[in-house]
Context: one part of a larger RNA
RNA sequence: GGAUGAACGCUGGCGGCGUGCCUAAGACAUGCAAGUCGAGUGGGUUUAGACCCACGGCGAACGGGUGAGUAAUACAUAGGAAUUUUCCUUAAGUUAAGAAUAUCCUUCCGAAAGGAAGUGCAAUACUUAAUGUGAUCGCAAGAUUAAAGCCGCAAGGCGCUUAAGGUGAAGCCUGUGCACUAUCAGCUAGUUGGUGAGGUAAAGGCUCACCAAGGCUAUGACAGUUAGCGGGUCCGAGAGGAUGAUCCGCCACACUGGGACUGCGACACGGCCCAGACUCCUACGGGAGGCAGCAGUUUGGAAUUUUGGUCAAUGGGGGAAACCCUGAACCAGCGACGCCGCGUGGACGAUGAAGGUCUUCGGAUCGUAAAGUCCUUUUGGCAGGGAAAAAUCUUUGAUUGUACCUGCAGAAUAAGAGGUUGCUAACUCUGUGCCAGCAGCAGCGGUAAUACAGAGACCUCGAGCGUUAUCC
Repeated sequence: GGAUGAACGCUGGCGGCGUGCCUAAGACAUGCAAGUCGAGUGGGUUUAGACCCACGGCGAACGGGUGAGUAAUACAUAGGAAUUUUCCUUAAGUUAAGAAUAUCCUUCCGAAAGGAAGUGCAAUACUUAAUGUGAUCGCAAGAUUAAAGCCGCAAGGCGCUUAAGGUGAAGCCUGUGCACUAUCAGCUAGUUGGUGAGGUAAAGGCUCACCAAGGCUAUGACAGUUAGCGGGUCCGAGAGGAUGAUCCGCCACACUGGGACUGCGACACGGCCCAGACUCCUACGGGAGGCAGCAGUUUGGAAUUUUGGUCAAUGGGGGAAACCCUGAACCAGCGACGCCGCGUGGACGAUGAAGGUCUUCGGAUCGUAAAGUCCUUUUGGCAGGGAAAAAUCUUUGAUUGUACCUGCAGAAUAAGAGGUUGCUAACUCUGUGCCAGCAGCAGCGGUAAUACAGAGACCUCGAGCGUUAUCC
């Protein structure tokens, strides 16, 4: 000098675009953040609509948050083979039958959360049989293996099953790169390899039985400490150093630890089970909860915002659609936190007013500065008009009566901060008297202090200016 997710002090007019718990992955009141489908099905309440409950389907594995853990099951890059796939396209098929059950009703238990028994009923829920385009196994013969209907007058459409292909996604393996410590030197028994079996969507000690005794290591194993990684960001002429907020890709986590279920996909933030800590309710028998989603509270801290609006756009889920949901998103609010832009007026105006300061008492300076005269109206105020963002025959804008345009009045609404011994741009007076104090370094102050304090003048930057912290 540059930079910052900054903080603190003094000050503070406007706008645009960004950005805002870096600390306690501490604890959380309240509201919202994942629903949708009646064109799969049964029932209830009302009846002109319609609404609700339950079964069922799809979604809830996305989107959003955080960085605790992780030094390599991560990430980056270059490759690989032994895999899966909701969805899309295409082809073929979509036959027959059956037994249950929820909501509801009756009875009962419980404070509640909730639960038990009985009667009866449905399906695109469940089960069985048939067929086999195909698929799997097999040299072959052959064996095994599917399905569900709904809407529509109809045409047809939406589905379902199997297979092939496709896109994207996901899982797996390998090479290379990836912090510090040797005051960590030896580590390892499923350990290293083989055979066989099991398991997985899939290769594999992934698991198991048997066999062999291997495997890693000063090119740093093992251990300890620290840390999410990358694209990037900051500094630098570069080499390189530092860093990993916001945005994008990947990973990991969801009160702590463990586990599986469902499902194409999870070992699942707003699902389940078990254990633990904590909080709450309780009739003491037992129950409920998980903001590292958006707001907000409390604590911690030098320090970080509104318990806002709308689904109008973009995108996501469901639906044939209308539409519904969406704290994703788009907007608005708060903060000079940052960057950028604009303004706080312009011209003329000397007898150089008054006043302040200094003075050699002549004057000098603040200073064309003010006053005054003539203008202008950015910004702010008031009034009128008023978008684009909407993609579609029509309709549809939260933002928003916003941006922008026009008019009106009026210089009106708007300047500070730090410094002035040298480094370093800018000097005098008064007070103080090694005191009070200053200070980044050198240093200054003990009676003429340009260094302390006040005043005037001046210098620098300017809605900011200084200080502190950190990096280059």

Predicted 3D model of a 472-nucleotide part of an RNA (small-subunit ribosomal RNA, 5' domain) from a Candidatus Doudnabacteria bacterium. It matches the Rfam family "Bacterial small subunit ribosomal RNA". Model confidence (mean pLDDT): 84 of 100.